A computed fold for a 71-nucleotide RNA from Promineifilaceae bacterium (SeqCode), annotated as transfer RNA. Its Rfam family is "tRNA". By type it is a transfer RNA. Its mean pLDDT, the model's own confidence on a scale to 100, is 84.
RNA sequence: GCGGAGGUAAUUCAAUGGCAGAAUAUCUCUGUGCCACGGAGAAGGUGCGGGUUCAAAUCCCGCCCUCCGCU
Numbered sequence: 001g002c003g004g005a006g007g008u009a010a011u012u013c014a015a016u017g018g019c020a021g022a023a024u025a026u027c028u029c030u031g032u033g034c035c036a037c038g039g040a041g042a043a044g045g046u047g048c049g050g051g052u053u054c055a056a057a058u059c060c061c062g063c064c065c066u067c068c069g070c071u
Stems, first nucleotide, its partner, number of pairs: 001070007010024004018054001026042006047063005
């Protein structure tokens, strides 16, 4: 330099162009004398910049980062 895969919550992963979810973790409440455990709830996110569209995590272009391969 070329090609391919990927980037979503603190972490691991979902989401057929139509309100972005789960598990674990964190915080609050609750049951127990306390802890652990259980139950109820809360907070927290689409790598960056443009484009298409009524509507973009999703489609298109560019950039950045990670991994794999080729030279």